Record summary:
Guanidine-I riboswitch aptamer from an uncultured Hyphomicrobiales bacterium, 108 nucleotides, folded computationally. Rfam family: Guanidine-I riboswitch aptamer. Rfam describes the family as follows. This family represents a conserved RNA structure found upstream of the ykkC and yxkD genes in Bacillus subtilis and related genes in other bacteria.
């Protein structure tokens, strides 16, 4: 100094506000409403470093097949894919957020 340790996606959870619903305060009406507060909670977002499923990819084992010692391809059946602390600051949705900028900057 360089490469390589894989990508998607779906439920769900930590977590987040507050477009809708409730709920509360205050106003008001024949009735219908109006503001105003994230507030235990429905809807709604939602994790690279959180759980889980599948789906590809890449390693590898064993049996089988094509002419066939190896490699190479093609099918069943297993197994593997390491580690991972993290600012400010910006952005989208109604708004926020371990969302996405971002396995960034940085540090180790």
């Nucleotide at each position: 100094u360089g490469a390589g340790u894989u990508g998607g996606u779906g439920g769900c959870u930590a977590g987040g506000g507050u477009u809708c619903c409730g709920g509360c305060u205050u106003c008001g009406u024949u009735g219908a409403g109006a503001a105003g507060c994230g507030c235990u909670g429905g809807u709604c977002c939602g994790a690279g470093a959180g759980c889980u499923g599948c789906c590809a990819u890449c390693c590898u084992u064993g049996c089988g097949g094509g002419a066939g010692a190896c490699a190479u391809c093609c099918g069943c059946a297993g197994g593997g894919a390491g580690c991972a602390c993290g600012g400010c600051g910006g952005g989208a949705c109604a708004a926020a957020a371990u969302c996405c900028c971002g396995g960034g900057a940085g540090a180790c």